Context: one part of a larger RNA
RNA sequence: CGGCGACUUAUAGUUAGUGGCAGGUUAAGGUAGUGAAUACUGAAGCCAUAGUGAAAGCGAGCCUGAAUAGGGCGUUUGUCACUAGUUAUAGACCCGAACCCGGAUGAUCUAACCAUGGUCAGGUUGAAGCUCAGGUAAUACUGAGUGGAGGACCGAACCGACUGAUGUUGAAAAAUCAGCGGAUGAAUUGUGGUUAGGGGUGAAAUGCCAAUCGAAUUCGGAGCUAGCUGGUUCUCCCCGAAAUGCGUUUUGGCGCAGCGGUAAAUGUUAUAAUCUAGGGGUAAAGCACUGUUACGUAUGCGGGCUGGUAAUUCGGUACCAAAUCGUUGCAAACUAAGAAUACUAGAUGUAUAGUUUACCAGUAAGACUGUGGGGGAUAAGCUCCAUUGUCAAGAGGGAAACAGCCCAGAGCACCAGUUAAGGCCCUUAAAUAAUUACUAAGUGGUAAAGGAGGUGGGAGUGCAUAAACAAUCAGGAGGUUUGCUUAGAAGCAGCAAUCCUUUAAAGAGUGCGUAAUAGCUCACUGAUCGAGUAAACCUGCGCCGAAAAUGUAUGGGACUAAGUAAUUUGCCGAAACUGUGCGAUAUAUAUUUAUAUAUCGGUAGGGGAGCGUUCUGUUGUAGGUCGAAGUAUUAGCGUAAGCGGAUAUGGACGAAGCAGAAGUGAGAAUGUCGGC
Numbered sequence: 001c002g003g004c005g006a007c008u009u010a011u012a013g014u015u016a017g018u019g020g021c022a023g024g025u026u027a028a029g030g031u032a033g034u035g036a037a038u039a040c041u042g043a044a045g046c047c048a049u050a051g052u053g054a055a056a057g058c059g060a061g062c063c064u065g066a067a068u069a070g071g072g073c074g075u076u077u078g079u080c081a082c083u084a085g086u087u088a089u090a091g092a093c094c095c096g097a098a099c100c101c102g103g104a105u106g107a108u109c110u111a112a113c114c115a116u117g118g119u120c121a122g123g124u125u126g127a128a129g130c131u132c133a134g135g136u137a138a139u140a141c142u143g144a145g146u147g148g149a150g151g152a153c154c155g156a157a158c159c160g161a162c163u164g165a166u167g168u169u170g171a172a173a174a175a176u177c178a179g180c181g182g183a184u185g186a187a188u189u190g191u192g193g194u195u196a197g198g199g200g201u202g203a204a205a206u207g208c209c210a211a212u213c214g215a216a217u218u219c220g221g222a223g224c225u226a227g228c229u230g231g232u233u234c235u236c237c238c239c240g241a242a243a244u245g246c247g248u249u250u251u252g253g254c255g256c257a258g259c260g261g262u263a264a265a266u267g268u269u270a271u272a273a274u275c276u277a278g279g280g281g282u283a284a285a286g287c288a289c290u291g292u293u294a295c296g297u298a299u300g301c302g303g304g305c306u307g308g309u310a311a312u313u314c315g316g317u318a319c320c321a322a323a324u325c326g327u328u329g330c331a332a333a334c335u336a337a338g339a340a341u342a343c344u345a346g347a348u349g350u351a352u353a354g355u356u357u358a359c360c361a362g363u364a365a366g367a368c369u370g371u372g373g374g375g376g377a378u379a380a381g382c383u384c385c386a387u388u389g390u391c392a393a394g395a396g397g398g399a400a401a402c403a404g405c406c407c408a409g410a411g412c413a414c415c416a417g418u419u420a421a422g423g424c425c426c427u428u429a430a431a432u433a434a435u436u437a438c439u440a441a442g443u444g445g446u447a448a449a450g451g452a453g454g455u456g457g458g459a460g461u462g463c464a465u466a467a468a469c470a471a472u473c474a475g476g477a478g479g480u481u482u483g484c485u486u487a488g489a490a491g492c493a494g495c496a497a498u499c500c501u502u503u504a505a506a507g508a509g510u511g512c513g514u515a516a517u518a519g520c521u522c523a524c525u526g527a528u529c530g531a532g533u534a535a536a537c538c539u540g541c542g543c544c545g546a547a548a549a550u551g552u553a554u555g556g557g558a559c560u561a562a563g564u565a566a567u568u569u570g571c572c573g574a575a576a577c578u579g580u581g582c583g584a585u586a587u588a589u590a591u592u593u594a595u596a597u598a599u600c601g602g603u604a605g606g607g608g609a610g611c612g613u614u615c616u617g618u619u620g621u622a623g624g625u626c627g628a629a630g631u632a633u634u635a636g637c638g639u640a641a642g643c644g645g646a647u648a649u650g651g652a653c654g655a656a657g658c659a660g661a662a663g664u665g666a667g668a669a670u671g672u673c674g675g676c
Base pairs, nucleotide, nucleotide: 001674002673003672004671009090010089011088012087013086014085015084016083017082018081019080020079021078023047024046025045029041030040031039032038051058052057061073062072063071064070093231094230096228100221101220102219103218104217105216111195112194113193114192115191116190117189118188119187120185122154123153124152125150129146130145131144132143133142134141158182159181160180162179163178164177165176166175197213199209200208201207206215234610235609236608237607238606239605244257245256246255247254248253258363259362260360261359262358263357264356265355266354269353273348274347275346276345277344278343285335286334290331291330292329294327295326296325298324299323302320303319304317305316306315307314308313366391367390368389370387371386372385373384374383375382396407397406398405411582412581413580414579416578417577418576422572423571424570425557426556427555431569433568434567435566436565437564438563444559450544451543454541455540456539457538458537461534462533463532471528472527473526474525475524477501478500479499482496483495484494507522511520512519583600584599585598586597587596588595589594611665613662614661615660616659617658618657623653630649631648632647633646634645636643637642
């Protein structure tokens, strides 16, 4: 790349449509037919024609019941075929297990055993016994020889397999290389034989039983079953979901309900909106209740401390403090009081609305945003509810890119117009638009507590030409070294007191300093100078605080506006809206092809209408060597599947139309077969 490849068939039930009959209908069988097809025959049977009751039974009624009550079921239309849908039973849309069971075949691999054979270079060690000598009363014992034992030693063949490397689509479905262990033994090996799968064998590892072992292989039961995964083939038109509730040996499966479709019935019954009438106990609020909570020289049960008394007991109290009072907070499980929404009912009211029945489904894993909450850490692209929207099943424009955000719901065409969100320096369509301010930080173009004579605005206050604030010059004294304390304490370790005098002013002293003095300085005062100055408050925009991994990062360029705040006028901008033309669907009018109105995004899914393929009938057809089918290229036509002319190739078959029947449409199944 090409071929093949998945909703079938039978029999029943049920529903719809079409047709026959009005009661419907034949089955097996029979007759005719060469045989079939077919025609005729064949009422056995089935359904319907009456129900009801457990039944006897009764009957347009029956049952229940004491009942004449009440209640339940009834008071008639079908039937036979065909077509389509769906259900049941069958392999039942296709492919796919691991298993289980039965019968056979395997011990030429390997495990153990039986029978009978084979093999183990060379070297080392040197047991018992024995001999001789010494030795003893005799043994024992000692020495030298001899001897040749051993799951002995070293080490080839042989057997094994501890380490490393190589190899890992290998030379090899376990090997090679370098080392390694055993190597006369529980050794190793040849040949023949025995043990069989619910089993054998096992120096025991669930090991091995022919590259197969927690139960061999092979054929059969068998198309096992699979609530699981994957795949499931032409077109157009109409409608169009769900991811919820309850139950479930149930949670990735089912059943019922909810939500969708088709057909019929009903005919405003439903709903948006407005109005009216309701009940509430949420938000907020509040503290009378239930709890909790702060303060009070408000009152003060009780206690502590303390005074008096011989004692009972009587006083005091800036202590603690119940309860009360006043002031002040808090609450999911507090409420005397209390919304908005929502909900209920009624009225008005609009549509291809709602409701009911029959049949056919899918869904029952949802996701995020906003809002109200629970869980969590007032974490999560977290989790669980409620409610809304979007996505799911929704394209288009905006947010640089970006299912769930903002705008907006795409029938088709157009080199027409108007707008939405969002934008208008360039990228990039449209303002280098206007007015008034602010920002200097590239803030804009990430973030807090906290920090700061950044800068704009606001509203006040103190001081100030009787001269403030800052700076400069000068003074800043005396009683007195105040008293005490101290070794000392002289303004300046500490304690107490903090006066008087001279003055323009000067603390029994603001800081530094000394052992203590001294010294410097400040408060305070004068002069010089000449106009604002000082400390707080509210607020706009900025500054610091500010560290992350390839390389800057408002999308980029760049920008002092092309940033921020406010105001204004234009423009751009979508499949929205409009315009023009053309379709389709539904409804209503009309009436014979029109008009009007509305609609035409769409997954699962439902419904409708078609295209094409093979074969059959028409058909021994039309056509065809003056060139069929097929193949390649390419006009034209149709809303699509498609139809179809021409040219070339090809070399013998073969339409269209109208009907019928299906092995009827491929891009996906780690599909299958073939080719490259």
A computed fold for a 676-nucleotide part of an RNA from Thalassiosira punctigera, annotated as large-subunit ribosomal RNA, domain II. Its mean pLDDT, the model's own confidence on a scale to 100, is 84.